This is a predicted structure of a 75-nucleotide RNA (transfer RNA) from Methanobrevibacter sp. The sequence was found in a public genome assembly. Rfam family: tRNA.
RNA sequence: GGGCCUGUGGUCUAGCCUGGAUAUGACGGCGGACUUCGGAUCCGCAGAUCGAGGGUUCAAAUCCCUCCUGGCUCA
Numbered sequence: 001g002g003g004c005c006u007g008u009g010g011u012c013u014a015g016c017c018u019g020g021a022u023a024u025g026a027c028g029g030c031g032g033a034c035u036u037c038g039g040a041u042c043c044g045c046a047g048a049u050c051g052a053g054g055g056u057u058c059a060a061a062u063c064c065c066u067c068c069u070g071g072c073u074c075a
Stems, first nucleotide, its partner, number of pairs: 001074005007068001010027003020058001029045005051067005
């Protein structure tokens, strides 16, 4: 340098192919119930404008382009 893949709360992850209106779940965090206390269990709450920028569209996490990050591979 060429090709392919990856990026979504603190961490991991669903949703992407086939665009649709409040972005899913788990762990973790906070609060409460329970308990003598803690753990476990149950209930609730906060937290991501989806790697960045642009384009298409009534509408973009999703489609298109460029760039960036990480990984695999070819030379």